[in-house]
RNA sequence: GCCGGGGUCGCUUAGCCUGGUAGAGCGCCAGCCUGGAAAGCUGGUGUCCGCAAGGACACAAGGGUUCAAAUCCCUUUCCCGGCGCCA
Numbered sequence: 001g002c003c004g005g006g007g008u009c010g011c012u013u014a015g016c017c018u019g020g021u022a023g024a025g026c027g028c029c030a031g032c033c034u035g036g037a038a039a040g041c042u043g044g045u046g047u048c049c050g051c052a053a054g055g056a057c058a059c060a061a062g063g064g065u066u067c068a069a070a071u072c073c074c075u076u077u078c079c080c081g082g083c084g085c086c087a
Base pairs, nucleotide, nucleotide: 001083002082003081004080005079006078007077010026011025012024013023020067027045028044029043030042031041032040046057047056048055049054060076061075062074063073064072
C1' cells in the first nucleotide's frame, strides 16, 4: 500500500443484512429480607437541563440521502486479521 472484519449506555454484548420505541447481562441506586452482611426478591438505572410535568442530546468523528439513520452512501480516524512492497 491492497483486501476483509470491527468501534453501541460505567463494563461486556445484541441490534446493522431488510431504516421506524437504543435491548440484554454484569455493575450501580432504592426498597424488602437479616441481629448485621452476603445471597435472594421487587423496582429503578444512557447523559444534560428542570421542583415537577417535561425538554434537549446521544451508537468512533464529520458529511450526505431520507418524513425518519446505530442501520444506507462518502471521507477521516483507531483496533484486529490476511496479502504485498522497500531496505
Transfer RNA from Candidatus Bathyarchaeota archaeon RBG_13_60_20, 87 nucleotides, folded computationally. It was read from a public genome assembly. Its Rfam family is "tRNA". It is annotated as a transfer RNA. The source organism's lineage runs through Archaea, Thermoproteati and Candidatus Bathyarchaeota. The coordinates come from a structure-prediction model, not an experiment, and the mean pLDDT is 81.